[in-house]
RNA sequence: CGCCGAGCCCUGCCACCGCGUCGAGGUCCCACGCACACGUGUGGCAGGGACGGGGGAACCAAUUUCCCGGGCGCGAUCCGACGGCCAGCCGGGCCGGGGUGAGCGUCCUUGGGGUGAAGCCGGUGAGAACCGGCCGGGCGAUGCUCCCGCCCGAACCCGACAGCUCACCUCGCAGGCGUCGGAGAG
Numbered sequence: 001c002g003c004c005g006a007g008c009c010c011u012g013c014c015a016c017c018g019c020g021u022c023g024a025g026g027u028c029c030c031a032c033g034c035a036c037a038c039g040u041g042u043g044g045c046a047g048g049g050a051c052g053g054g055g056g057a058a059c060c061a062a063u064u065u066c067c068c069g070g071g072c073g074c075g076a077u078c079c080g081a082c083g084g085c086c087a088g089c090c091g092g093g094c095c096g097g098g099g100u101g102a103g104c105g106u107c108c109u110u111g112g113g114g115u116g117a118a119g120c121c122g123g124u125g126a127g128a129a130c131c132g133g134c135c136g137g138g139c140g141a142u143g144c145u146c147c148c149g150c151c152c153g154a155a156c157c158c159g160a161c162a163g164c165u166c167a168c169c170u171c172g173c174a175g176g177c178g179u180c181g182g183a184g185a186g
Base pairs, nucleotide, nucleotide: 001178002177003176004175008049009048010047011046012045013044014043015042016041018040019039020038021037025032051172052171053170054169055168060163069108070107071106072105073104074103078099079098082096083095084094085093086092111161112158113157114156115155119134120133121132122131123130124129135153136152137151138150139149140148144184145183146182147181
């Protein structure tokens, strides 16, 4: 200086410290150069702007009515020809165990969803993976159009749950890299 990406800019305070200007001094009026001041830098914190994302009405869309994944804990309700005890019997009462299980909390990820270009289909394969097609994305140093070439198609998050969505609420502001072919009209 440039590339992918939303990931850039500004203000204040604190800390650190290099560089530059000025400069006591010094002097061969060269070099050097304290303090102070000014400019600039890095980091931390706080705040703001820009940019990016999520949730969230009506209308629209969707839906056809319930239930609505799994584990653990708490636990209302209910059940029996269960067991024990009380009672002379019926009726019934108390305790225990089993089953049922609304709701609440917590953990998980296979359903579903989110950021992103990062998806769909087919084949081989136990799988991982590989191959092919379609499709999506980036770069080749002003912008536009065309050609050609080289690459990418990851990862992470939410946690049974969310369409769109005014008001409103809320989050991010990282990380990783090093390209430089041609033509045309301006």
Predicted 3D model of a 186-nucleotide RNA (c-di-AMP riboswitch aptamer (ydaO/yuaA leader)).